[in-house]
Molecule: c-di-GMP-I riboswitch aptamer
Organism: Desulfuromonas sp.
RNA sequence: CAACGAUAAAGCCGAACCGGUCGUAAGGCGGGGGCGGAAAGCAAACGGGUCUUUAUACAACUCAUUUUUAAGACAGCCGGGCUGCCGAA
Numbered sequence: 001c002a003a004c005g006a007u008a009a010a011g012c013c014g015a016a017c018c019g020g021u022c023g024u025a026a027g028g029c030g031g032g033g034g035c036g037g038a039a040a041g042c043a044a045a046c047g048g049g050u051c052u053u054u055a056u057a058c059a060a061c062u063c064a065u066u067u068u069u070a071a072g073a074c075a076g077c078c079g080g081g082c083u084g085c086c087g088a089a
Base pairs, nucleotide, nucleotide: 004087005086012037013036017032018031020029021028022027035076041082042081046079047078048077049074050073051072052071053070055069057067059066060065
């Protein structure tokens, strides 16, 4: 330096759920909590995927869904990218 990842050490993050708050919503932020995580750090303007809609267009249909477009959300869905702590085998 690259790869790898211990029943190591020191720390880190924080699922579900319950309050607060913002948002139409997906969801975000913050508190509690702890399922888990070696990138559960960053990026959604890398690709795919999932989800949402106060919107948009059109048809079916018949009154709330499917589809188009657009705008959003998710990095704890997958692959890839960038950065980073520790050091047994």